[in-house]
């Protein structure tokens, strides 16, 4: 200085060809139990890194930035 990959719940990740975001594990409350602990149910938690455009509709498609990681110079 060019080009690639990544950014989503506290954590690790998934989200298929654009249609109003999910799994596990955590946490919270309940049931069982003398009691934790297993187990079971039930719930909370998200401006999908920011920010502009395309579109009736964006996590997703363009564009610019920011962090991380990589190639090549």
């Nucleotide at each position: 200085g060019u080009c690639c990959c990544g950014u989503u719940a506290g954590c690790u990740c998934a989200g298929u060809c654009g249609g109003u975001a999910g799994a596990g594990c955590a946490c919270u409350u309940g049931a069982c139990u003398u009691u934790u602990a297993a187990u079971c149910a039930a719930g909370g938690g998200g401006u999908c890194a920011g920010a502009a455009g395309u579109u009736c509709g964006a996590a997703c498609c363009u564009u610019c930035u920011a962090c991380g990681g990589g190639a090549c110079a």

The prediction has a mean pLDDT of 80. Predicted 3D model of a 73-nucleotide RNA (transfer RNA) from an uncultured Bacilli bacterium. Its Rfam family is "tRNA". It is annotated as a transfer RNA.